[in-house]
């Protein structure tokens, strides 16, 4: 200089104008009243998105129900200790795996408890198995040879698992003995692994020793075993007031029937006109009269308040103390957004970055300077919180690491 990691942080700024929300405070003005609080207009200062507000994945705080105690089912977590309200989260260490390497990844208990699964391909896939090949010692069949005792050659019937092949994986490696050929059958080194024992270490877990039997595949994000952890349902949660209709009581009022009392009070009933006829009913209408009324009650729907803008697992500084760190602790300081027709925005001006482009400085398409033209990501609170994950234009800062070159 170039390439790269890791961690923390920013995420357009300012200044006019108009505008939204909330909340104080002050005038007025209405209701209306015990002080007091309420609406509604205007002034006025003040607060008004995020690092993810997103996804609704995990954990909680709040809320109602349910609940002696346990146990089963079901669900989730899964190396260790730590830190937290809690966490599937963080943080530190172990181990395996990847990178030269700063460092990144890990559902990472258990498979010598039991069941069960290992595609295709291949002879065999777990009490393994012979397709090529290697071997005819021993039996045996047939040939050739003959020194008649065997030798060779093909074959059956077998032997073996070294060597090819197949497959993600082929029942330890590497040399030797040994054998017909072989083979943990033996040996010797070497890998692994059970058990036991020293030794570190809080533990994972590390290191080293004896034994042993000769090797014990994989797969639990399969059933399962072992450990721990979980009651349900969610702010449309839950509380408070409370219109009309409906109900139920009290008094009255009409109308019938009654011995007290009792039932009806408009999907009804009289009248009036038309129409049709069996003449006495039956339909039918822009016709018209008609009787119901106060007052309380409880549940509780509209619709309204309160949950709910929060003194809190707050927020922010000390280079404060502990502690490797996460994180605790102590002290000062600060009060910080909020609706449910859902506020946080527009215009313009300048400034800041990214892009293209003219021109000029130049040897130069690289730097640099003028101007001009576009553009400034991802997104948008809804009960509050810790966390994860997604998406995010361009910048800053601070540790390390690798290669090259210069001193």
């Nucleotide at each position: 200089u170039g390439a790269g990691c890791c961690u923390g942080c920013c995420g357009g700024g300012u200044g006019a104008u108009c505008g939204c929300c909330g909340c104080c405070u002050g005038u007025u003005u209405c209701a209306u009243u015990u002080c007091u609080g309420g609406a509604a207009c205007c002034a006025g200062a003040c607060g008004g998105a995020g690092g993810a507000a997103a996804g609704u994945c995990c954990g909680g705080a709040c809320u109602c129900c349910a609940c002696a105690g346990g146990g089963c089912a079901g669900g989730g977590u899964g190396c260790u200790g730590g830190g937290u309200a809690a966490c599937g989260c963080c943080c530190a260490g172990g181990c395996g795996g990847c990178g030269c390497g700063a460092g990144c990844c890990g559902a990472c208990g258990g498979a010598a408890a039991g069941u069960g699964c290992c595609a295709c391909a291949g002879a065999g896939a777990a009490c393994a198995g012979a397709c090529c090949g290697c071997c005819u010692a021993c039996g045996u069949u047939g040939g050739u040879g003959u020194u008649c005792a065997c030798a060779c050659c093909a074959g059956c019937c077998g032997g073996c698992a070294a060597g090819g092949g197949u497959g993600a994986a082929a029942c330890g490696g590497u040399g030797g003995u040994g054998u017909a050929a072989g083979a943990g059958a033996c040996c010797a080194c070497c890998a692994g692994c059970a058990u036991c024992c020293c030794g570190g270490g809080a533990g994972a877990c590390c290191g080293g020793g004896a034994c042993g039997g000769c090797u014990a595949g994989g797969c639990a994000a399969a059933c399962c075993c072992c450990a721990c952890c979980c009651g349900g349902a969610g702010c449309a949660a839950g509380g408070c007031c409370a219109a009309g209709c409906a109900g139920g009581g009290a008094c009255u009022g009409c109308g019938g029937g009654u011995a007290g009392c009792c039932c009806g009070c408009c999907c009804g009933g009289c009248u009036c006109u038309c129409g049709c006829c069996u003449c006495g009913g039956c339909g039918a209408g822009u016709a018209g009269c008609c009787a119901g009324g106060u007052c309380c009650c409880a549940g509780g729907u509209a619709g309204g308040c309160c949950g709910c803008a929060c003194c809190g697992a707050g927020g922010u500084c000390g280079c404060g103390c502990g502690g490797c760190a996460a994180c605790g602790c102590c002290g000062g300081c600060c009060c910080c957004a909020g609706a449910u027709g859902g506020a946080u925005g527009a215009u313009c001006g300048c400034c800041g970055c990214c892009u293209c482009u003219u021109c000029g400085g130049c040897a130069a398409c690289a730097c640099c300077g003028c101007a001009g033209a576009g553009g400034c990501a991802c997104a948008g609170a809804a009960u509050c919180c810790g966390g994860c994950u997604u998406a995010u234009a361009g910048g800053c800062a601070g540790a390390c690491u690798c290669a090259c070159g210069a001193c």
Molecule: Bacterial RNase P class A
Organism: Acidimicrobiia bacterium